[in-house]
RNA sequence: UCAGAAAAAGGCAAACUAAUUGAAAAAUUAGGACGCAAAGUCACAGAUCUAACGUAACUAUUACUAAGAUGGCUGGUCUACCUGAA
Numbered sequence: 001u002c003a004g005a006a007a008a009a010g011g012c013a014a015a016c017u018a019a020u021u022g023a024a025a026a027a028u029u030a031g032g033a034c035g036c037a038a039a040g041u042c043a044c045a046g047a048u049c050u051a052a053c054g055u056a057a058c059u060a061u062u063a064c065u066a067a068g069a070u071g072g073c074u075g076g077u078c079u080a081c082c083u084g085a086a
Stems, first nucleotide, its partner, number of pairs: 001085004011036002016031006034072001040078001042076001044075003047070004054064004
């Protein structure tokens, strides 16, 4: 540097539940494990989600949007245990 997750030591923690924050998506904490070889870091690009506020149509909803969220959606950045190869 590349590959792998058989072994060894470990790590993270989906859905769901409770509390809290938020307009919402969602997040945090605790429990809980579906899974993960980067399911460690970072919203740069794409994608997806929300739409309080604002704009347009209109009579009560729809559409758009700055803004927000998602790293366990994809790409990418940086870092990393073990084993094997060079």
A computed fold for an 86-nucleotide RNA from Pontibacillus yanchengensis Y32, annotated as c-di-GMP-I-GGC riboswitch aptamer.
Its Rfam family is "c-di-GMP-I-GGC riboswitch aptamer". Rfam links the family to the GO term cyclic-di-GMP binding.
The model forms 90% of the base pairs in the Rfam consensus.
The prediction has a mean pLDDT of 85.
It was read from a public genome assembly, where an Rfam model found it.